[in-house]
RNA sequence: GAUUUAUAAAGAAGCGCGGAGAGACAGGCUCUACGAAGCGCUAGCAACCCCGAAAGGAAGGUGCUAACUCCUGAAAUAUAAACC
Numbered sequence: 001g002a003u004u005u006a007u008a009a010a011g012a013a014g015c016g017c018g019g020a021g022a023g024a025c026a027g028g029c030u031c032u033a034c035g036a037a038g039c040g041c042u043a044g045c046a047a048c049c050c051c052g053a054a055a056g057g058a059a060g061g062u063g064c065u066a067a068c069u070c071c072u073g074a075a076a077u078a079u080a081a082a083c084c
Stems, first nucleotide, its partner, number of pairs: 001084001003082006013042005021031003025073004043065003047062003050057002069076001
């Protein structure tokens, strides 16, 4: 990277560095110097794997921690697991 299946109305943020963008894309709307992205640390959540007879757990592998995938759109996107 291709394919298949599943999930996306629940849940969970602080600090340091940084210094203007971010929310995939288009249109909207929103967040942002009362500090965006990114990086690091710590904490947490529990979707999949995992552990467990179950209820449940959070040690381990991913993922995630504004807004219903933010809303609408599409042969859209993201993530997990399997497989090539």

The RNA shown here (SAM riboswitch aptamer (S box leader)) has 84 nucleotides and comes from a Bacteroidota bacterium. Its Rfam family is "SAM riboswitch aptamer (S box leader)". From the family's description: The SAM riboswitch is found upstream of a number of genes which code for proteins involved in methionine or cysteine biosynthesis in Gram-positive bacteria. It was read from a public genome assembly, where an Rfam model found it.